[in-house]
Molecule: SAM riboswitch aptamer (S box leader)
Organism: Bacillus renqingensis
RNA sequence: CUCUUAUCAAGAGAGGUGGAGGGAUGUGCCCGAUGAAGCCCGGCAACCGUCAAGUUAUUGAAAUGGUGCCAAUUCACACAAAGCAUGUGCUUUGAAAGAUGGGAG
Numbered sequence: 001c002u003c004u005u006a007u008c009a010a011g012a013g014a015g016g017u018g019g020a021g022g023g024a025u026g027u028g029c030c031c032g033a034u035g036a037a038g039c040c041c042g043g044c045a046a047c048c049g050u051c052a053a054g055u056u057a058u059u060g061a062a063a064u065g066g067u068g069c070c071a072a073u074u075c076a077c078a079c080a081a082a083g084c085a086u087g088u089g090c091u092u093u094g095a096a097a098g099a100u101g102g103g104a105g
Base pairs, nucleotide, nucleotide: 001105002104003103004102005101006100007099008098013041015040016039017038021031022030023029025078026077027076028075042070043069044068047066048065050061051060052059053058074097079094080093081092082091083090084089
C1' cells in the first nucleotide's frame, strides 16, 4: 500500500512544554494568544491479547502487555433511493469516503 472483516449517538485534565494553527479532502460551519498542532504527564475505552465460565456461539472480569482515542454524531453535507415540499430545500434509509482494531497478501 491492496484485499477482507468488526465498530464509529457513549466515554476521557481549568496539568507541563510549545508557540499558530487545527477539525482527512471540497464546500460550509466551527475551534484557536481566556493560547492551535506537536511532545510529556494524566485520563477514557476495552479491538487484539490475558484470565474465568461455556457446546464451535457466546458471556463475564482485570487492565500489568500491543494498539486506539480524549470540541462539535466520523462537526454537517458531498452519491443513490423513498417520502414531503416546490424558488431547488427538508426527513429517513442505504452506499461512498474516512478513522480505528483484527485477519490475509